Notes
A computed fold for a 1672-nucleotide part of an RNA from Diacamma sp. Okinawa-2006a, annotated as large-subunit ribosomal RNA, half A. The prediction has a mean pLDDT of 83. The full RNA is in RNAcentral, with records from SILVA. Rfam family: Bacterial large subunit ribosomal RNA.
[in-house]
Context: one part of a larger RNA
RNA sequence: AGCGUAUGGUGGAUGCCUAGGCACUUACAGGCGAAGAAGGACGCAGCAAACAGCGAAAUGCUACGGUAAGCGGUAAGCACGCGUAAAGAGCCGUAGAUCUCCGAAUGGGGGAACCCGCUUAUCAAGAGAUAAGGAUUGUAAAGUGAAUACAUAGCUUUAUAAGGCAAGACCCAGGGAAGUGAAACAUCUCAGUACCUGGAGGAAAAGAAAAUAAGAAUGAUUCCCAGAGUAGCGGCGAGCGGAAUGGGAAGAGCCCAAACCGAUAUACAUGUAUAUCGGGGUUGUAGGACCUUUAAGAAGAGAAAAAAGGGAUAGAGUAGACGAAAUGGUUGGGAAGCCAUACCGGAGAAGGUGAGAGUCCAGUAGUUGAAGGUUUAUCCACUCAAGAAGGCACCUGAGUAGGUCGGAACACGAGGAAUUCCGAUUGAAGCAUCGAGGACCAUCUCGAAAGGCUAAAUACGAGUAAGUGACCGAUAGUGAACCAGUACCGUGAGGGAAAGGUGAAAAGAACCCAGGAAUGGGAGUGAAAAGAACCUGAAACCAUAUGCUUACAAGAAGUUAGAGUCCGUUAAGGGAUGAUAGCGUGCUUUUUGUAGAAAGAGCCGGCGAGUUAUGAUGUAGUGCAAGGUUAAGUUGAAGAGACGGAGCCGAAGCGAAAGCGAGUGAGAAAAGCGCGAGAGAGUAGUAUGUCAUAGACCCGAAGCUGUGUGAUCUAGCCAUGUGCAGGAUGAAGUUAAGGUAAUACUUAAUGGAGGACCGAACCGACUCAUGUUGAAAAAUGAGCGGAUGACGUGUGGCUAGAGGUGAAAUUCUAAUCGAACACAGUAAUAGCUGGUUCUCCCCGAAAUAGCUUUAGGGCUAGCCUAUGUUGAUAUGAGGUGGAGGUAGAGCACUGAAUGUGUGAUGGGGCCAACUCGGCUUACUGAAUACAAUCAAACUCCGAAUGCCAUUGAUAUAAGACAUGGAGUCAGACUAUGGGUGAUAAGGUCCAUAGUCGAAAGGGAAACAGCCCAGACCGACAGCUAAGGUCCCAAAGUGUGUGUUAAGUGGGAAAGGAAGUGGAAACGCAGAGACAACGAGGAGGUUGGCUUAGAAGCAGCCAUCCUUGAAAGAGUGCGUAAAAGCUCACUCGUCGAGUGAUUCUGCGCCGAAAAUGUAACGGGGCUAAAACAGACCACCGAAGCUUCGGAAUUAUGAAAAUAAUUGGUAGGGGAGCGUUCUCAUUGGGAAGAAGGCAUACCGGAAGGAGUGCUGGACAGAUGAGAAGUGAGAAUGCCGGCGUGAGUAGCGCAAGUGAGGAAAGAAACCUCACCGUCGCAAGUCCAAGGUUUCCUCUGGAAGGUUUGACCGCAGAGGGUUAGUCGGGACCUAAGGCGAGGCCGAAAGGCGUAGUCGAUGGAAGACAGGUAGAUAUUCCUGUACUAUGAUAGUUUGUAUGACGAUGGAGUGACGAAGAAGGUGAAAGACGCUAACGGAAAGGAAGCGUUAGUCUAAGCAAUGAGUUUGGUAUGUAGGGAAAUCCGCAUACUGGGAAGAAUGAGUUGUGAUGGGGAAACACAGCGAUGUGUGAAGGUGAAGGUAGCCAAGCUUCCAAGAAAAGCUUCUAAGGAGAAGUAUCAUACCCGUACCGAGAACCGACACAGGUGGACGAGGAGAGUAUCCUCAGACGAAC
Repeated sequence: AGCGUAUGGUGGAUGCCUAGGCACUUACAGGCGAAGAAGGACGCAGCAAACAGCGAAAUGCUACGGUAAGCGGUAAGCACGCGUAAAGAGCCGUAGAUCUCCGAAUGGGGGAACCCGCUUAUCAAGAGAUAAGGAUUGUAAAGUGAAUACAUAGCUUUAUAAGGCAAGACCCAGGGAAGUGAAACAUCUCAGUACCUGGAGGAAAAGAAAAUAAGAAUGAUUCCCAGAGUAGCGGCGAGCGGAAUGGGAAGAGCCCAAACCGAUAUACAUGUAUAUCGGGGUUGUAGGACCUUUAAGAAGAGAAAAAAGGGAUAGAGUAGACGAAAUGGUUGGGAAGCCAUACCGGAGAAGGUGAGAGUCCAGUAGUUGAAGGUUUAUCCACUCAAGAAGGCACCUGAGUAGGUCGGAACACGAGGAAUUCCGAUUGAAGCAUCGAGGACCAUCUCGAAAGGCUAAAUACGAGUAAGUGACCGAUAGUGAACCAGUACCGUGAGGGAAAGGUGAAAAGAACCCAGGAAUGGGAGUGAAAAGAACCUGAAACCAUAUGCUUACAAGAAGUUAGAGUCCGUUAAGGGAUGAUAGCGUGCUUUUUGUAGAAAGAGCCGGCGAGUUAUGAUGUAGUGCAAGGUUAAGUUGAAGAGACGGAGCCGAAGCGAAAGCGAGUGAGAAAAGCGCGAGAGAGUAGUAUGUCAUAGACCCGAAGCUGUGUGAUCUAGCCAUGUGCAGGAUGAAGUUAAGGUAAUACUUAAUGGAGGACCGAACCGACUCAUGUUGAAAAAUGAGCGGAUGACGUGUGGCUAGAGGUGAAAUUCUAAUCGAACACAGUAAUAGCUGGUUCUCCCCGAAAUAGCUUUAGGGCUAGCCUAUGUUGAUAUGAGGUGGAGGUAGAGCACUGAAUGUGUGAUGGGGCCAACUCGGCUUACUGAAUACAAUCAAACUCCGAAUGCCAUUGAUAUAAGACAUGGAGUCAGACUAUGGGUGAUAAGGUCCAUAGUCGAAAGGGAAACAGCCCAGACCGACAGCUAAGGUCCCAAAGUGUGUGUUAAGUGGGAAAGGAAGUGGAAACGCAGAGACAACGAGGAGGUUGGCUUAGAAGCAGCCAUCCUUGAAAGAGUGCGUAAAAGCUCACUCGUCGAGUGAUUCUGCGCCGAAAAUGUAACGGGGCUAAAACAGACCACCGAAGCUUCGGAAUUAUGAAAAUAAUUGGUAGGGGAGCGUUCUCAUUGGGAAGAAGGCAUACCGGAAGGAGUGCUGGACAGAUGAGAAGUGAGAAUGCCGGCGUGAGUAGCGCAAGUGAGGAAAGAAACCUCACCGUCGCAAGUCCAAGGUUUCCUCUGGAAGGUUUGACCGCAGAGGGUUAGUCGGGACCUAAGGCGAGGCCGAAAGGCGUAGUCGAUGGAAGACAGGUAGAUAUUCCUGUACUAUGAUAGUUUGUAUGACGAUGGAGUGACGAAGAAGGUGAAAGACGCUAACGGAAAGGAAGCGUUAGUCUAAGCAAUGAGUUUGGUAUGUAGGGAAAUCCGCAUACUGGGAAGAAUGAGUUGUGAUGGGGAAACACAGCGAUGUGUGAAGGUGAAGGUAGCCAAGCUUCCAAGAAAAGCUUCUAAGGAGAAGUAUCAUACCCGUACCGAGAACCGACACAGGUGGACGAGGAGAGUAUCCUCAGACGAAC
């Protein structure tokens, strides 16, 4: 370390339970709200955070009724109370009272729960307190009342109504999609659906015929069943789809307008009209009015029509009351169990009680009950409507009906299109009339439009009450059993969890021990620790102990055999382990094919996928049967059953139909033919197969559409604020000089322009590196670009997805952008991928054809299966008879094609040349002849196979037809015949066959497709196939004959080679061959030509002759050319074969690849263990045989016999198990389910027994119903692993000592060291929201630790007339009475009203404290208002006085100069120190200090400005004001306004270092005491200053303030003193830990101050003050 066993931990499955859900039934109720709702905020208790209850009368108040002995909610505690035989606490019910603030929200405003007011009354008389009222709009009434006389608009008042919410339901109406389907898509469909909007009710809507029908009739509407998926509509596609009528539920009918009569009012033309009211009257075989005539007092209705209330009686409901009957024994912790004997029952429903209770509790059946208010029924009084005939011709709904054009609805898509509705435009009749009956016309029939009301039957379910369930039982059931629409996420719309169980009873563990604690060990409680992380307590995972095994071993981990060791059982030929050997590449999916290096799963547990409804069509079974059956509905217990016959299917067909009918159609037809009859089975349930419509087996898009939410990010714009160190450059203009006739021009100054320059802050983002599970979802480091501008930035606002915005990149629009996000349509669709859960038995495919916007999809056929029918029809060796045009062959045809002969035509040459011609020709070459060839689309010929027919040995057989159900349409390789390709491919496409696919076994080393062979199970039996027999490794080192020498065998071609064996034929050879050696190889001649030369041997031509045994005008080498060497050829020596060729067996060379031999599987093999031929034996498979067993099929009565049993897609059959229900049975505290273990049983799924655990339910049998079986879906949820004690611990300096402590690297203190110092210091705004301070703590958080903390617990803390905001103002912009516009919702906008980022009165210094201070305290001020005192002024010669007039308020950028001047620095002064460690230094040494506000008074550089008087047509009235005009006066003066600063005062105050004393371990605290405090030079920021100068782009508003008058009008204005002065904010952080970034995150975030040295500087380096040392 492995396997096993035992004991634990972790974890929370399983079982049991249910407090909560889900579905349904019945009844009630079907609304609440200005009398303030729904919903909230904030409060209320002695202690009180939450929920529940309640509202300042606050955990409750009053009255009545009921109940009641205890009570102060959940909630157990402490404290304190209330109540108890009644003077009744508490609780329940009914009716009242109170009911903060927000919310329609309603006095005005507003960022909901806040701010600010007005009027009246009372109290008070200083402020204030209490109560009431007041929104808007509609309607009604009254009053008042413009331009404008009456009037009207408008305004005011009063009364009344509305507004908003609710169940995501139902109903009506106005608007109105898309995904989808049509296999595309546009009409169409989805669908008038989703959604938005308006409105109403308990229901709504509809409704009493200008109806439906058809020769007969019905008689409002609504709903159900049928009619019927019919008639129809429809790219006549997909689909859509009636009505009449029949059966039911329920039932109910009425009122106006008009004619006519009358009353009142108004008008005038004086008897008419109009208006209002009353009577009258209400319809189609017409009715009514009017005139005439006549009848009647009965019957009906009252919820509405049709106006209203009342009384009586009886119920219902809102609290309740009474309510039968059991004891004993036994087991047990406990009895209700068991045993025994009883009882009640109008009550044996359900629940509880320490386990199953009719008789214990509480209930149930039954009986009974209400002060009060609600409601129903009946009756009464009361009320309402209501007759007929004749005449007459008055009335009976007008911009209507209808038409035309354009749309829509009707099932009906414009169609032949009736009917209805809308828009536009036209436009009747009027009862002698009009409409309809599916164009239209006629006849006939039915009705009477253009006015209105109407219950019930129907739909829904938020609420209340009572119940039910073959519904769930904590991953289920609601998202939610639990303090859940919570925590949490998001700017927002919106999204949205997890989480149940001690026990009968807390009896919840006293006490002891260890420990700082957590916790542990004892003790005790309890039936049992079940011990609060609590019932049971599985698995993964982690441990401990131990039996067996393991240290030469290569392993899909098992299986078969098996030694040894240990154990001892459901007693069975047992269990654990496993040395060693043989064989052996997981599962699922998808595939032609996967160990695959193709996809999926980390492991375990739970959850997780063919369902339901309706219709169609088969099958099985059941009932009835020429018939079968009901539907809605009624009744009934939500059932069964009964009733209900409408309707449906069948019993007859044929035809387009009329129609006829066992026939009929067509036809002249009695013919033939088609379809039928002949030959009768259906129908209704149930179960099941399949299909259709629905989400339809489950999960999965990108997208489309609708309605909303977002501009806190970012883009642009609007309003209002704000920022930019320093340096450097030097435009225009101006001045001066020169110059010109004058300009021009030049020079020097001055000047200070610029989308100018350099460069910080600030903004940006070019490069490189780091980072890449980051410090960071875009940064850091080092450089880089712009940096007075088209610049940056704060606050507030505007623009919104079919859109916005865009210096334009498809950029941005909240980490999302070629169309945001959220929710909905929605379970969109997916011919695509993945997944799809127990077992066994029988059969068993396809990867082809045709068609297809079809090719990875589909339909039909083919092939499979089940059932039925048929009954030899099928296959088949061989025989016989056929058709045919392939292989081959051939060239007769059609073509191709080579040579030769002849050779037309054409061309060339010569002659001739006039238009004729002639001759000739190495030219071309038709045609023809001969010879030799080629062909898939040639055939004079022509097989083998195959095919057709017939016959037919043989066989345990198939085949055909019908119906139900499929799957298959990607195929692969091998062999053969072909096409294509390159006679390439493991290529591609056909054909035939085989195998794989879907097939295991043996062989081929291994190896789907090759060879052999088809696995039902078992056997330690036998025989064989392919292939083998030296060893690995079963069987021959077998026999005989050859070959190979290459390890060929055991990779390869063209080509090459005296390798070697066999065969054949041909030369030479004893007249001497071949080879070798010796010798010759000559002469003409250097042949001729050419050439510089060419002599055998550059080249061309010729290639003869001679000698000789032989010798080329030369085979090769060679030379400049010769020469030289050779060869052919000849002779000699030698002495036997030799040379060349062809065919053939086996070998050789040709022969180079990557980790390592690596091209027999290895060892190894050579007369073989190679190759070839022959022969014998053996091995060898899941084949065949033998023995035993199982199943299927056939035959059979059975016994039995025979055959069969590989299998993917797929078809068929039979079973197992899970949950629940019913019936029967019957287990359980003497121990159910569940869990753990186990060697038993069964052919499988599975089933028992036993022991332990557990502590209350559970089975069997027979039926039934399903949320019924998991290993895979990158499945979902939870738990636990591996990686791994690994990466990391987020830029950075600590060290030492001491302290307290159980414990210190990190806490506290000290010392030293270090860091920042335009910050890492200080102060604000936003934002956060208690983080602030003190004490205590040490679980969790803190990237380590922790005694510490921004952590936990408890307590505390924020003090304002002057600071900021409101009680003041307005900008952008928002809202918006009236108003305008718009399908609705709503949009815009006037008066107004809000809205700061801007304008507007007023406080400073010091002190104090654990935490606040311009807020408290001390001192000194100021502002507003009031009172008192006194002063001035005014009262008709008019002070004062506004929402009116006027002025002011009031505004840009840049630049330059001046004045003053904080801070800081220097001298001096004060206090302390002072030569140490070599020398000097008493100062120019070191350290520290050297300070004081607002206000008031004075002064004041400067800056701005004329003053006075008179007149006045403007300032929508007036004016003494402003403006304008005139006159006088003045010259940068005076006056006025403003004004930094300075001086004095404030201040005999405050503050103030060192020093000293005391206390304390120390940090530190307390107290005493208290010196000095001055003058000069220069001067930054700021201020003077909103100034000045220059420039062009020309730079808010209102209040406030000053002044003027109007109406009005008697007071008004200073001074002093006193008094008064509201609401909100105020803590703390403000960032390298309190904000935005998920974090104690190297990022981001607006403004103010910002010291010294060096320096131009806010750069940079070092340092003050101050702050830190970064949490390993």